[in-house]
RNA sequence: CGAGUUGGCCGAACAGUCGCUGUCUUAUCCAUUGGAUUUGAUGGAGGAAAGUCCGGGCUCCAUAGGGCAGGGUGCCAGGUAACGCCUGGGAGGUGAGAGCCUACGGAAAGUGCCGCAGAAAAUAAACCGCCAGGAUAUUCUUGAAUAUUCAGGUAAGGGUGAAAAGGUGUCGGUAAGAGCGCACCGCGCUGCUGGUAACGGUAGUGGCAGGGUAAACCCCACCCGGAGCAAGAUCAAAUAGAGAAGCAACGGCAUGGCCCAUGCUGCUUCUGGGUAGAUUGCUUGAGCUGUAAGGUGACUUGCAGCCCAGAUGAAUGACUGUUCACGACAGAACCCGGCUUACAGGCCAACUCGACUU
Numbered sequence: 001c002g003a004g005u006u007g008g009c010c011g012a013a014c015a016g017u018c019g020c021u022g023u024c025u026u027a028u029c030c031a032u033u034g035g036a037u038u039u040g041a042u043g044g045a046g047g048a049a050a051g052u053c054c055g056g057g058c059u060c061c062a063u064a065g066g067g068c069a070g071g072g073u074g075c076c077a078g079g080u081a082a083c084g085c086c087u088g089g090g091a092g093g094u095g096a097g098a099g100c101c102u103a104c105g106g107a108a109a110g111u112g113c114c115g116c117a118g119a120a121a122a123u124a125a126a127c128c129g130c131c132a133g134g135a136u137a138u139u140c141u142u143g144a145a146u147a148u149u150c151a152g153g154u155a156a157g158g159g160u161g162a163a164a165a166g167g168u169g170u171c172g173g174u175a176a177g178a179g180c181g182c183a184c185c186g187c188g189c190u191g192c193u194g195g196u197a198a199c200g201g202u203a204g205u206g207g208c209a210g211g212g213u214a215a216a217c218c219c220c221a222c223c224c225g226g227a228g229c230a231a232g233a234u235c236a237a238a239u240a241g242a243g244a245a246g247c248a249a250c251g252g253c254a255u256g257g258c259c260c261a262u263g264c265u266g267c268u269u270c271u272g273g274g275u276a277g278a279u280u281g282c283u284u285g286a287g288c289u290g291u292a293a294g295g296u297g298a299c300u301u302g303c304a305g306c307c308c309a310g311a312u313g314a315a316u317g318a319c320u321g322u323u324c325a326c327g328a329c330a331g332a333a334c335c336c337g338g339c340u341u342a343c344a345g346g347c348c349a350a351c352u353c354g355a356c357u358u
Base pairs, nucleotide, nucleotide: 001354002353003352004351005350006349007348008347009346010345012323013322014321015320016319017318018317020044021043022042023041024040027037028036029035030034046329050340051339053338054337055336056335057334058228059227060226061225065260066259067258068257070224071223072222073221074220075089076088077087078086079085090104091102092101093100094099105219106218110217111216112213113212114211127158128157129154130153131152133150134149135148136147137146138145139144140143166185167184168183169182171181172180186208187206188205189204190203191202192201193200194199232280233279234278235277242271243270244269245268246267247266251265252264253263254262287306288305289304290303291302292301293300294299
């Protein structure tokens, strides 16, 4: 200097004028919980507010009791309110490397599937080939070669395929071959050993066996009440406490289905009619910032400081000037912790590789 990897931050800024809205405040008017106008101060969308995919807080249902069905997660250890999230480690894979990815329990409980090709794809086998034996024929000339055929041995070589009776060997052995034997690797078993564990190391021993797939059914371990701020609470208003059908205490109802238990005592369905305005929930939070200590880290604890949107047909807009990165993705609606997706441009730090110079 170039290329790359990982983590973090910003995401238009400043000034002026008018406008919108929350809180507090000054003044005036009305008066029904209070409302309208006005003066001043002060606050006012995000890193994802998106997706609605997970987990909760909170509210209600008197069972939030047990079980079945159903659903979720799936290496180990930690963190957290909790999680399917995060951190660290292990194994497998991948990259030259920094790094990155994993739907990562079980195939010896069972069932299913592995098309075509190929001899054969699950109680596996012989297409080409190799070996040696018999018969026939031909040639050469005394024992060989070639061709056809019969029975036998073989699964090392070739072919097919994603995958074919562990892999490699310029080793031995055999009629030719084969873990047939041997060496190394792999796999199983046993002992010792490191680690909380997942898992690893080492020594010995055994020729050792026909695979894959569970993001197929299934088995195993752990977890799971339901509904949701349109939850709920208060005040006001209104009527047709209308009509029909069904069950009826051995019944009915009780916030996903079924059963049991428990509790309560009426309940379910359809048709038709009336009212629906205001207040609250509503923002002080598992909150943020700084700092110290502990920890590899996620994070925890202590101390100090700060208050940071609460709209309700839905608030932050318009104009001017300057700067510049010439402005991307994009707007809260009860609140929070995550994950995923989108993003013009800019900044910072660490690490890896390459080239050059000293």